[in-house]
This is a predicted structure of a 120-nucleotide RNA (FMN riboswitch aptamer (RFN element)). It was read from a public genome assembly, where an Rfam model found it. The model forms 100% of the base pairs in the Rfam consensus. It matches the Rfam family "FMN riboswitch aptamer (RFN element)". Its family is annotated with FMN binding in the Gene Ontology.
RNA sequence: AAUUUUCUUCGGGGCAGGGUGUGAUUCCCUACCGGCGGUGAGAGUCCGCGACUCCCUUCGGGGAUUGAACCGGUGAAAUUCCGGUACCGACGGUGACAGUCCGGAUGGUAGAAGAAACAG
Numbered sequence: 001a002a003u004u005u006u007c008u009u010c011g012g013g014g015c016a017g018g019g020u021g022u023g024a025u026u027c028c029c030u031a032c033c034g035g036c037g038g039u040g041a042g043a044g045u046c047c048g049c050g051a052c053u054c055c056c057u058u059c060g061g062g063g064a065u066u067g068a069a070c071c072g073g074u075g076a077a078a079u080u081c082c083g084g085u086a087c088c089g090a091c092g093g094u095g096a097c098a099g100u101c102c103g104g105a106u107g108g109u110a111g112a113a114g115a116a117a118c119a120g
Base pairs, nucleotide, nucleotide: 004117005116006115007114008113009112010111017029018028019027031100032099033089034088035049036048037047038046044087045086053064054063055062056061069085070084071083072082073081091103092102093101
C1' cells in the first nucleotide's frame, strides 16, 4: 500500500409569466429540473445500480419490475464536449388529469469521504 471488520459524517433538483375555468403550480402556451458508479473525453436518454411498486423470507436478506436521442461539428478518442432539434420522469392525495404542490419521508438507498481495529 492492499484486504477484512466496525464506526462516523455526507448522500435529489425543479412551474417564473400568461390563457380557460366556480375551481388547475394538475389542463393549454410557455418556464424549470436531472441521484450514484462506469466509460479511450465530462452522460436524465450508452452500460450497470438505486429510489417507487409487487412477491418471498429463517427478518439478516433474497427475487421480480424499472422511462427516454437523434443529426451535424471538433478530435487520436465523445450516443458524454460544442451546435441544432427532440424525448423521458413511481405511488397515494387534491375543488380539475401533477417530473415540479402536499404526503409516506426528521424515512430508505446506490454510493462518496474519513476514522479505528485485527491479521498479514